A computed fold for a 75-nucleotide RNA from a Desulfobacterales bacterium, annotated as c-di-GMP-I-GGC riboswitch aptamer.
RNA sequence: ACUGAACAGGCCAAACCUGCUGCAAGGCAGGGACGGAAAGCUGCGGGUCUUAUGGAGACAGCCGGGCUGCCAGUA
Repeated sequence: ACUGAACAGGCCAAACCUGCUGCAAGGCAGGGACGGAAAGCUGCGGGUCUUAUGGAGACAGCCGGGCUGCCAGUA
């Protein structure tokens, strides 16, 4: 630097359920695992969604960009 078939220690946690919260999209916590090698962080570009239509907001587990990182393999 590239790759993720296998290995180690592990990590995250969709749907759904419960509680709290928000106008909403959603968020947080607990349970739960469909999946994930960045499903870590970041609203920078696109996209989708919400709304009191004022602008503001949500989604990083939609795609791309940026920053960072575990293990192993290959060069």
The prediction has a mean pLDDT of 83.